Predicted 3D model of a 75-nucleotide RNA (transfer RNA) from Nibrella saemangeumensis. RNAcentral holds the sequence, with entries from ENA.

[in-house]
């Protein structure tokens, strides 16, 4: 210098052919219990690394860029 992959909730990860973002764990509340744990029910929490473009509509497609992982090449 070049190529590929990853970046989505506090954590680990889904998200189909572009149609308006979810699960598990965790947190909080309630129920249950003599109490705790476990269990059950519920609530909150993100506009998708950042910035542009295309589109009626973008987590998804295109360009740029940042960080991370792997590989190749030159000397």
């Nucleotide at each position: 210098g070049c190529c590929u992959c990853c970046u989505u909730a506090g954590c680990u990860c889904a998200g189909u052919u572009g149609g308006u973002a979810g699960a598990g764990c965790g947190a909080c509340g309630c129920a249950u219990u003599c109490g705790u744990a476990a269990u059950g029910c519920g609530u909150a929490g993100g506009u998708c690394g950042c910035a542009g473009g295309u589109u009626c509509g973008a987590g998804u497609c295109c360009c740029g860029u940042a960080g991370g992982a792997g590989g190749c090449u030159c000397c």
It matches the Rfam family "tRNA". By type it is a transfer RNA.